[in-house]
Predicted 3D model of a 138-nucleotide RNA (c-di-AMP riboswitch aptamer (ydaO/yuaA leader)) from Thermanaeromonas sp.
RNA sequence: UACAUCGAAACGCUGAAUCCCUGGAAACAGGGAGCGGGGGAACCAACUUUGGGGGUGAAUCCUGUAGUUUUCUACAGGUAGGGUUAGCUUUCGACCCGAACCCGGCAGCUAACCUCGUAAGCGUGGAAAGCAGCCCGA
Numbered sequence: 001u002a003c004a005u006c007g008a009a010a011c012g013c014u015g016a017a018u019c020c021c022u023g024g025a026a027a028c029a030g031g032g033a034g035c036g037g038g039g040g041a042a043c044c045a046a047c048u049u050u051g052g053g054g055g056u057g058a059a060u061c062c063u064g065u066a067g068u069u070u071u072c073u074a075c076a077g078g079u080a081g082g083g084u085u086a087g088c089u090u091u092c093g094a095c096c097c098g099a100a101c102c103c104g105g106c107a108g109c110u111a112a113c114c115u116c117g118u119a120a121g122c123g124u125g126g127a128a129a130g131c132a133g134c135c136c137g138a
Stems, first nucleotide, its partner, number of pairs: 011123004018033006034118006044108001052106001053103004061078007081097005087131006
């Protein structure tokens, strides 16, 4: 000096999931603010309801194989879409995700109003242009 692993602090990333107050050793509980969802009139829209339907979320759809078939399950390959690449934006390149869960026969939009959540998981660090910011010198 470089690489790998572990730990701590700081910083940063996905995400709505942050901050403050009270109690507590902590876990956690309660409250408030902020943030993010759902339900719910009129007007408007839609009138199509076992092939059930709907919601959170980027996470949908298609093809192939196997389970005898629509469906469903597993695997593989794509894909709508989403994210990272350390000031911000865009572009190129590279990489990653493309899950999971809930309601229970029921939900279009939606003022008032009602209601819920505020978890979890991580450590990327290439280039160009524009913009912003900082430092140094005069």